Small-subunit ribosomal RNA, central domain from an uncultured bacterium, 351 nucleotides, folded computationally. RNAcentral holds the full RNA, with entries from ENA and SILVA.

Context: one part of a larger RNA
RNA sequence: CUGGGCGUAAAGGGCGCGUAGGGCGGCCUGAAUCGUCGGAUGUGAAAGGCCUGGGCUUAACCUGGGAAUGGCAUUCGAGACGGUCGGGCUGGAGUGUGGGAGAGGUUUGGUGGAAUUCCCAGUGUAGAGGUGAAAUUCGUAGAUAUUGGGAAGAACACCGGUGGCGAAGGCGGCCAACUGGACCACAACUGACGCUGAGGCGCGAAAGCGUGGGGAGCAAACAGGAUUAGAUACCCUGGUAGUCCACGCUGUAAACGAUGCGUGCUAGACGUUGGGAGACCUAGUCUCUCGGUGUCGUCGCUAACGCUUUAAGCACGCCGCCUGGGGAGUACGGCCGCAAGGUUAAAACUC
Numbered sequence: 001c002u003g004g005g006c007g008u009a010a011a012g013g014g015c016g017c018g019u020a021g022g023g024c025g026g027c028c029u030g031a032a033u034c035g036u037c038g039g040a041u042g043u044g045a046a047a048g049g050c051c052u053g054g055g056c057u058u059a060a061c062c063u064g065g066g067a068a069u070g071g072c073a074u075u076c077g078a079g080a081c082g083g084u085c086g087g088g089c090u091g092g093a094g095u096g097u098g099g100g101a102g103a104g105g106u107u108u109g110g111u112g113g114a115a116u117u118c119c120c121a122g123u124g125u126a127g128a129g130g131u132g133a134a135a136u137u138c139g140u141a142g143a144u145a146u147u148g149g150g151a152a153g154a155a156c157a158c159c160g161g162u163g164g165c166g167a168a169g170g171c172g173g174c175c176a177a178c179u180g181g182a183c184c185a186c187a188a189c190u191g192a193c194g195c196u197g198a199g200g201c202g203c204g205a206a207a208g209c210g211u212g213g214g215g216a217g218c219a220a221a222c223a224g225g226a227u228u229a230g231a232u233a234c235c236c237u238g239g240u241a242g243u244c245c246a247c248g249c250u251g252u253a254a255a256c257g258a259u260g261c262g263u264g265c266u267a268g269a270c271g272u273u274g275g276g277a278g279a280c281c282u283a284g285u286c287u288c289u290c291g292g293u294g295u296c297g298u299c300g301c302u303a304a305c306g307c308u309u310u311a312a313g314c315a316c317g318c319c320g321c322c323u324g325g326g327g328a329g330u331a332c333g334g335c336c337g338c339a340a341g342g343u344u345a346a347a348a349c350u351c
Stems, first nucleotide, its partner, number of pairs: 003323004007305002012319001014203004022196003026089006034082002036078008050066006092193001093190003096186004104179002107177005112156001116152008127138002164171002208249006217243002222238004260318006268296013300307002324351003333344004
């Protein structure tokens, strides 16, 4: 390389948008004939190889003939399939009209109550706190407890749910504004406008970085108290970055369903969520249907575990990735970054 693979053995890119004169592409019809298929002619040197004869006593060797030669060119024809050009279609895709659902986003702006801490005042007195037990700690300069008032920041109990939304990361008090997507019904419109997508561009938890703000609680680092043989820990008392906001950077993760995206096909059963249709003794229940989200399960698949219309089944299209363990996701170089570092990515050696 071929082949075989990628839920858990090595292997799905964190996610999306989308570029390529990249790959792939619905139904009917016409034309030309580029691919494709067939015929003819020419060419495809000789030697070698193959088949069959001949010559050296045989063989090696030499030699006659034949066949064969991926293909290429010209020409005549075929017109199914692929491509091209033209015409048409509606099932794919999109638009429209009418609906209802939702923690989708952003920003934003506003607003609410509980809790916590702090401050002020009242009552009140000797403890409080913490633990396995303690101590560090707080408290007669009046703590803890309790009542009233005030301030601040952060997060939103119940509802809340194998519930909803989002491409993923993720999203949860309430109200308003702006805004994205999906779904259902109708079948009015466009008429293949599609799928995938190397590069590229954008988004991307937490931690971290820069500048400025903010800082209640929590809390790396750090300090102290315990525990212990020791205890640079687990437990306790404190506590700074950080956690929050604005703008910019970083670009990683067990970024997981460890399962790329799209389309078609392949028994069912029971929940739940959003919509629609129908039936009925119209409170309501039942049936059917489209879209999601779960549990179980037939066929089939799988090394097994398990998966099973939300496939890991049966197929097709396109992309990414794997190829024994260690060395190593490292070195060097390139690119990116303020840095931390990220990304691309070896070899010697060794088993």